A computed fold for a 91-nucleotide RNA from a Deltaproteobacteria bacterium, annotated as c-di-GMP-I riboswitch aptamer.
Lineage of the source: Bacteria > Pseudomonadati > Myxococcota > Myxococcia.
The model forms 95% of the base pairs in the Rfam consensus.
It was read from a public genome assembly, where an Rfam model found it.
[in-house]
């Protein structure tokens, strides 16, 4: 120094819940609040999950309605793996 670890230090994010707001929705942004987290930093590569507007089967029904079911082009990065970066430095 580096790595591998994860004691102290100095901080750092910010669950769920509220309010506002985008959005069909899921779930995103502000603000508040505080369960957790050693990469809960980024990154949709690849597996899971989560939602169905549109688009296609269908049920009722003349039909409108109103339902169902499949299907990501939508999302989750605090789902798992990978990739980039990264503070500190006891045993």
């Nucleotide at each position: 120094u580096a790595a591998c670890c994860g004691a102290a230090a100095g901080g750092g994010u910010a669950a769920a819940c509220c309010a506002u707001u985008c959005g069909a929705a899921a779930g995103g942004a502000u603000g508040g609040g505080g369960c957790a987290c050693a990469a809960a930093g980024c990154c949709a590569c690849a597996g899971a999950c989560c939602u169905a507007a549109a688009a296609g089967c269908u049920g009722u029904a003349a039909a409108a309605g109103c339902g169902g079911c499949u299907u990501a082009u939508g999302g989750u990065a605090g789902u798992u793996g990978g990739g980039c970066u990264g503070c500190c430095g006891a045993a």